[in-house]
RNA sequence: GCCCCCGUAGCUCAGCAGGAUAGAGCGUUCGCCUCCUAAGCGAAAGGCCAUGCGUUCGAAUCGCGUCGGGGGUG
Numbered sequence: 001g002c003c004c005c006c007g008u009a010g011c012u013c014a015g016c017a018g019g020a021u022a023g024a025g026c027g028u029u030c031g032c033c034u035c036c037u038a039a040g041c042g043a044a045a046g047g048c049c050a051u052g053c054g055u056u057c058g059a060a061u062c063g064c065g066u067c068g069g070g071g072g073u074g
Stems, first nucleotide, its partner, number of pairs: 001073007010026004019057001028044005050066005
C1' cells in the first nucleotide's frame, strides 16, 4: 500500500433481509426482605447506536468518505 472484520448504556454483547417507544446480563443508585451483611426480590438512572454526507415517507440497520481498533497479505 491492498483486502477483510468490528465501532450500540460504565463493562460484555444482542438487535443489522429499513417501520416508527433501542434491549439483555453484569455494574451503579434507591426500596423491600434480614438483628446486620451477603444472597434474593422490585424499581430507577444511564445511549441523539464512532463521525460527516447521501438514499428513502422513514436509517442503529443501505451507500460513500473520515476517524479508531483487530486480522490477513506483498